[in-house]
């Protein structure tokens, strides 16, 4: 960098450094957070359960339950919302894009 699969309306913040932006990126719009301190970095804590651990099932893989030592991830608002398509249309469903994980090229 790219492919496949799964998930994305649940959940979980304090401190320090920092000093003006931020809400993934691009374009546009809306809305929101922010000097009562943004981004970023560090520390500690936490959430979750993808990988993982144990047990059962079972027949070598699946499913279920429990767990959290380790590898990631995450800790404002649905991936903040809208944009494209369809429909019974203040909405619903899907697609695209994106994020994360596991495996592979």
């Nucleotide at each position: 960098u790219u492919g496949u699969u799964a998930u994305c309306a649940c959940g979980a913040a304090a401190g320090g450094u920092g000093g003006a932006g931020g809400g993934a990126a691009u374009u546009a719009g809306a809305c929101c957070c922010u000097u009562a301190g943004a981004a970023a970095c560090c520390u500690u804590a936490g959430c979750a359960a993808c990988c993982c651990u144990u047990u059962a099932u079972c027949u070598u893989a699946u499913u279920a339950a429990a767990g959290a030592a380790g590898g990631u991830g995450c800790u404002a608002a649905a991936u903040u919302c809208u944009a494209c398509u369809g429909c019974u249309a203040u909405g619903c469903a899907g697609a695209c894009a994106g994020a994360u994980a596991a495996c592979g090229g």